[in-house]
Molecule: TPP riboswitch aptamer (THI element)
Organism: Actinomycetota bacterium
């Protein structure tokens, strides 16, 4: 200096790809490593719940980029999509930015 919703209990929604090697004829599983990100399959986790981009379709979409169908952006003033719970706090807190 900026910002109004923060955190907690239930309850609900959601995603868990993509590459490399090894076993392995191939496919799959399993193992190990690596890239993104909150989270990459069971994590007593992480996200979000209508103020709703969390997530789903469009989608093997379209431009980039890359080792990659991953990744970024587009698509999105398109379409769906889980409580208008409780109960404490709150006018600058939770969070951010520049500074020293």
């Nucleotide at each position: 200096c900026c910002c109004a919703g923060u955190g907690a209990c239930g309850c609900a929604g959601g995603g868990u790809g993509c590459c490399c090697g090894a076993u392995a004829a191939c496919c799959c599983c399993u193992c190990g490593g690596g890239c993104u990100g909150a989270g990459a399959g069971c994590a007593c986790a992480c996200c979000u719940g209508u103020c709703g981009a969390a997530c789903c379709u469009g989608a093997u979409c379209u431009a980039g980029u890359u080792a990659g169908u991953a990744c970024u952006a587009g698509c999105g003033g398109a379409g769906g999509g889980a409580c208008u719970g409780u109960c404490a706090c709150a006018u600058g807190a939770c969070g951010g930015c520049u500074a020293u």